[in-house]
RNA sequence: AAAAUAUUUUGGCAAAACUACAGUGAUGUAGUGACGCAAAGCCAUGGGUCUAAUCGCUUAUCUUAGUCGAUCAGAUCGCCAGGUUGCCCAU
Repeated sequence: AAAAUAUUUUGGCAAAACUACAGUGAUGUAGUGACGCAAAGCCAUGGGUCUAAUCGCUUAUCUUAGUCGAUCAGAUCGCCAGGUUGCCCAU
C1' cells in the first nucleotide's frame, strides 16, 4: 500500500409515533424519540412500489364509480440492484 474482515476503536445514522411547516398528493424539512442499520453516507442509472393528470377499456344510468393498460410529471436510496465516497485493523 492492497485485499479480506472479527466478539475491535472512535464514534455515526435514526424507524414508528407525536408536534410544526411546505405540498393536490405520494412525501419532504425541523424538533422530540429509537425500531433497527457496517455504509440506514451520497447519486433516481435499471427494476419495483406509491402519488397526480390525460387517454383508452369496463361499469352505472344521467353525469357516477372502479379495475386494467398506455403516456407524461413527481416521490421513495431504511425495497432490490448498480455507481461512487468513507471509518477500524486482531489475522

Notes:
The RNA shown here (c-di-GMP-I riboswitch aptamer) has 91 nucleotides and comes from Paenibacillus sp. yr247. Model confidence (mean pLDDT): 78 of 100. It was read from a public genome assembly, where an Rfam model found it.